[in-house]
RNA sequence: GCGGGCGUAGUACAGUGGUAGUACAUUAGGUUGCCAAUCUAAUGACGGGAGUUCGAUUCUCCUCGCCCGCU
Numbered sequence: 001g002c003g004g005g006c007g008u009a010g011u012a013c014a015g016u017g018g019u020a021g022u023a024c025a026u027u028a029g030g031u032u033g034c035c036a037a038u039c040u041a042a043u044g045a046c047g048g049g050a051g052u053u054c055g056a057u058u059c060u061c062c063u064c065g066c067c068c069g070c071u
Stems, first nucleotide, its partner, number of pairs: 001070007010024004018054001026042005047063005
């Protein structure tokens, strides 16, 4: 230099054009004589920019970061 893959809550992963979900974690409450465990609730996210579309996490382009291969 060329090609490919992946970027989604604090962490690990789903999702795939129609208001983004699960688990753990955090906070609050219930339960308990206390703790642990358990139950309920809440908080919190689509790497950045542009385009297409009525509508983009999803499709296209550029860019940033990480990984793999080729030279």

The prediction has a mean pLDDT of 83. The RNA shown here (transfer RNA) has 71 nucleotides and comes from a Patescibacteria group bacterium. The organism belongs to Bacteria candidate phyla, within Bacteria. Its Rfam family is "tRNA".